[in-house]
Context: one part of a larger RNA
RNA sequence: CCAGCGCGCUCGUUGCAACGGCCCGUGGGCUCCCCGUUCGACCCGUCUUGAAACAUGGAUUAAGGAGCCUGACAUGCUUGCGAGCUAACGGGUGUCGAAGCCCAGUGGGCCCAAGGGAACUGAUGCACAGGAUCCUCUAGGCAGGUGCACCGCCGACCGACCUUGAUCUUCGUGUGAAGGGUUCGAGUGAGAGCAUGCGUGUUGGGACUCGAAAGAUGGUGAACUAUGCCUGAGCGGGGCGAAGCCAGAGGAAACUCUGGUGGAGGCCCGCAGAGAUACUGAAGUGCAAAUCGUUCGUCUGACUCGGGUAUAGGGGAGAAAGACUAAUCGAACCAUCUAGUAGCUGGUUCCCUCCGAAAUUUCCCUCAGGAUAGCUGGAGCCCCGGACGAAGUUCUCUCGGGUAAAGUCAAUGAUUAGAGGCAUUGGGGGCACAACGCCCUUGACCUAUUCUCAAACUUUAAAUAGGUAGGACGGGCCGACUGCUUCGUUGAGCCAAGCCGCGGAAUUGAGGGCUCCAAGUAGGAUAUUUUUGGUAAGCAGAACUGGCGAUGCAGGAUGAACCGGAAGCCGGGUUACGGUGCCCAACUGCAUGCUAACCUAGAACCCACAAAGGGUGUUGAUUGAUUAAGACAGCAGGAUGAUGGUCAUGGAAGUCAAAAUCCACUACGGAGUGUGUAAUAACUCACCUGUCGAAUCAACUAGCCCCAAAAAUGGAUGGCGCUAAAGCGCGCGACCCACACCCAGCCACGGGGCAAUGGCCAGGCCCGAAUGAGUAUGAGGGAGCGGCGGCCACCGCAAAACUCGGGGCGCGAGCCCGUGCAGAGCAGUCGUUUGUGCGGAUCUUGGU
Numbered sequence: 001c002c003a004g005c006g007c008g009c010u011c012g013u014u015g016c017a018a019c020g021g022c023c024c025g026u027g028g029g030c031u032c033c034c035c036g037u038u039c040g041a042c043c044c045g046u047c048u049u050g051a052a053a054c055a056u057g058g059a060u061u062a063a064g065g066a067g068c069c070u071g072a073c074a075u076g077c078u079u080g081c082g083a084g085c086u087a088a089c090g091g092g093u094g095u096c097g098a099a100g101c102c103c104a105g106u107g108g109g110c111c112c113a114a115g116g117g118a119a120c121u122g123a124u125g126c127a128c129a130g131g132a133u134c135c136u137c138u139a140g141g142c143a144g145g146u147g148c149a150c151c152g153c154c155g156a157c158c159g160a161c162c163u164u165g166a167u168c169u170u171c172g173u174g175u176g177a178a179g180g181g182u183u184c185g186a187g188u189g190a191g192a193g194c195a196u197g198c199g200u201g202u203u204g205g206g207a208c209u210c211g212a213a214a215g216a217u218g219g220u221g222a223a224c225u226a227u228g229c230c231u232g233a234g235c236g237g238g239g240c241g242a243a244g245c246c247a248g249a250g251g252a253a254a255c256u257c258u259g260g261u262g263g264a265g266g267c268c269c270g271c272a273g274a275g276a277u278a279c280u281g282a283a284g285u286g287c288a289a290a291u292c293g294u295u296c297g298u299c300u301g302a303c304u305c306g307g308g309u310a311u312a313g314g315g316g317a318g319a320a321a322g323a324c325u326a327a328u329c330g331a332a333c334c335a336u337c338u339a340g341u342a343g344c345u346g347g348u349u350c351c352c353u354c355c356g357a358a359a360u361u362u363c364c365c366u367c368a369g370g371a372u373a374g375c376u377g378g379a380g381c382c383c384c385g386g387a388c389g390a391a392g393u394u395c396u397c398u399c400g401g402g403u404a405a406a407g408u409c410a411a412u413g414a415u416u417a418g419a420g421g422c423a424u425u426g427g428g429g430g431c432a433c434a435a436c437g438c439c440c441u442u443g444a445c446c447u448a449u450u451c452u453c454a455a456a457c458u459u460u461a462a463a464u465a466g467g468u469a470g471g472a473c474g475g476g477c478c479g480a481c482u483g484c485u486u487c488g489u490u491g492a493g494c495c496a497a498g499c500c501g502c503g504g505a506a507u508u509g510a511g512g513g514c515u516c517c518a519a520g521u522a523g524g525a526u527a528u529u530u531u532u533g534g535u536a537a538g539c540a541g542a543a544c545u546g547g548c549g550a551u552g553c554a555g556g557a558u559g560a561a562c563c564g565g566a567a568g569c570c571g572g573g574u575u576a577c578g579g580u581g582c583c584c585a586a587c588u589g590c591a592u593g594c595u596a597a598c599c600u601a602g603a604a605c606c607c608a609c610a611a612a613g614g615g616u617g618u619u620g621a622u623u624g625a626u627u628a629a630g631a632c633a634g635c636a637g638g639a640u641g642a643u644g645g646u647c648a649u650g651g652a653a654g655u656c657a658a659a660a661u662c663c664a665c666u667a668c669g670g671a672g673u674g675u676g677u678a679a680u681a682a683c684u685c686a687c688c689u690g691u692c693g694a695a696u697c698a699a700c701u702a703g704c705c706c707c708a709a710a711a712a713u714g715g716a717u718g719g720c721g722c723u724a725a726a727g728c729g730c731g732c733g734a735c736c737c738a739c740a741c742c743c744a745g746c747c748a749c750g751g752g753g754c755a756a757u758g759g760c761c762a763g764g765c766c767c768g769a770a771u772g773a774g775u776a777u778g779a780g781g782g783a784g785c786g787g788c789g790g791c792c793a794c795c796g797c798a799a800a801a802c803u804c805g806g807g808g809c810g811c812g813a814g815c816c817c818g819u820g821c822a823g824a825g826c827a828g829u830c831g832u833u834u835g836u837g838c839g840g841a842u843c844u845u846g847g848u
Base pairs, nucleotide, nucleotide: 043058044057045056046055059848060847061846062845063844064843069205070204071203072202073201074200075199076198077197079195080194081193084110085109086108090103091102092101093100114121115120128152130150134145135144136143138141156188157187158185159184160183161181162180163179168174208347209346211344215337216336217335218334219333220332226311227310228309229308230307231306232305233304234303237269238268239267240265244261245260246259247258248257249256250255273298275296278294279293281292282291313329315325316324350782351781352780353779354778360373362371363370364369374521375520376518377517378516379515380514381513382512383511390508391507393506394505395470396469398467399466405460406458407457412454413453414452417449419447420446421445424444425443426442427441428440429439430438431437474500475499477498479495481493482492484491524548526546527545529543530542531541532540533539553564555562568746569745571743572742573741574740578736579735580734581720582719583718587733589732590731592729593728594727602722613707614706615705617704618703619702620701622699623698624697625696626695634691635690636689637688638687640664641663646658670685674683675682747772748771751767752766753765754764784836786833787832788831789830790829791828794825802820804818806817807816808815809814
């Protein structure tokens, strides 16, 4: 120096892999907040039959805030020992300790024996029926044995009581063998208890919590105010003009009169003062927890005021109002008993799962409450496991009944109407002197009928409802037993070998029975039907059943109870009640009738009203008439004579009234249907005929519609609206939707199976189901807070608390992670323990 290789450093380019940061785009999951839209949707707690209530508590927030502890008892369970159990006290040991451990002996407690007022006396290993289990035989059909617990029944024993009274004997009210009893006992009959802890309940304690009006004891107050006493202070002006006094006049006098003077007075007007009548003025979160303005009563006295003093709570004091006694008075204030008591009001704090009421019986100085039974839950025990079982059911046999109905020419009671009537009898009448003589008549009465009735009438007599039975635990010939029964092997009861098998109705989703403990409830209300009172009631009281209460959902516009139907969480389908013009999901569907409704057509159980009575509105039905021998309706003609019938009347001629109501001519015409006259007259109708040419008339009945049908804010088929309906009937389809029914998945409760060979979780794994509402209340399981002990972790590289459009788990109470903030402790688990959970209480205190 060149080349190769290795290593190191640096730079560049490129590749691969992993990781990180930033940006952009896009997708998914989850959560929260905001905005918009559609549908649904009344405020919680509470008392209540019933609350969204014009019932009550509730502005909001933080913290506090209510079944606790203990004694006794009952009952269930855990653990230990067991005819015993326990160990307080005491002693020893020992320690951080008052803990723990150990303990002889004595004593204590409960149990191991009861009965009796007491003296006192004082318990046979019972038998039988049912019975689990186990054993044996047979072979899986049955039979035999064993017989726990428990239950049933008959005896025995102990004590008390009643009765009986052998023996002994101190001779008595002594002793008490053997025996009897339809009497009583919380007894015996091969013990079951004791200690400990836990749950529930009762009771005594403040007794879940807050709350009186009251009661008692001891004190403090007369600075407010009431009254007394003592001592002080204050009251302008004006008026009236008592006594006394003076003068004059009169008088014989007593004395009187006149004019003055005088200045009395619970006297007058009225200021201050003290008071408070009216405006029912102002004010009324005031100036003021009683004030302000004007007005008003009083204002020399029972006046007003200061100071001192006296009287004190069942006491004072009161010119008296129950006024006043310190903003308190039909008994002050303070403290204590005292956390007084309250059958009364309010409140009573986390979650899930399972079951699930009562408002009725009886008793109570009971009616706002309790006890008792019922209803309910829990804890167990004993059977069964296609039964020897069960039933809000049916059937069959049988039994009891006196409601409904029916009956009243059946009993009882009520009751209408005639008919017949011998005797008897009441009233009236005739004949008659009279007659219990005759005749007539009318009642009672009798007889056969007739009408209408009965919760306390019934011959008859349901339906429904109720009881027993529907077999082996049975039937049953012969037979045995008995202290019962009978004159009696008569009867009754019981036993029983052999015998009797179509196992003696149906249906049903298979469980049934027993014991113990305990909560809540003991205000109910409603519908159909039955039913009592009431004129009736959304009235009061009963019965059966259902639903509401305690229950949501679909429908009835709205709604405790009506109709449908009951409910875990989701997806799909189909229906019920009810609907399908629009609100509003679904046919302005089909077919066929009715309805026109101007105070105001109508429009769906309960249910939110309408009647008697009417209608020539319209539509049907029934019955009876008329009609081609020509109806009905319309138009036209006739409607006469005897006769002004008789009677009555002032009059009455068809037509005031009364009785009668024929004849003639006729096609037909009433001794007259109305108008009319004083009475006549006149008109008209019935009746007949002509014209016309086909249906007509009456009564009654029922559908829709109309009248009857009037109320106070404006108004309700739910609204709009609707008329060959979107109304009212009848028929037929289609469609809509509930948490109902069907199908699929998941969750939970309950039921069943599995211990083996090969890791765990038996609190595990698997199976199937026709189960799932819930107030009061009960039970089970879970989750949270604080303290302590054991174990095991975390933490200045950040514990706890707090915070947040973040993520995840759990049905839930809640839990885990992350972000931010913050700065010193603290989690989990196994135990133990509690002054342990808030939205309410006119709750307490603080903040807003």

Source information:
Predicted 3D model of an 848-nucleotide part of an RNA (large-subunit ribosomal RNA, domain II) from Gastrodia elata f. glauca. The coordinates come from a structure-prediction model, not an experiment, and the mean pLDDT is 80. The RNAcentral record of the full RNA draws on SILVA. It matches the Rfam family "Eukaryotic large subunit ribosomal RNA". Its Rfam clan is "LSU clan". Rfam links the family to the GO terms ribosome and structural constituent of ribosome. Rfam 15.1 lists 107,465 matches to the family in 2,616 species. The literature on the family includes a 2002 paper in BMC Bioinformatics by Cannone et al., "The comparative RNA web (CRW) site: an online database of comparative sequence and structure information for ribosomal, intron, and other RNAs".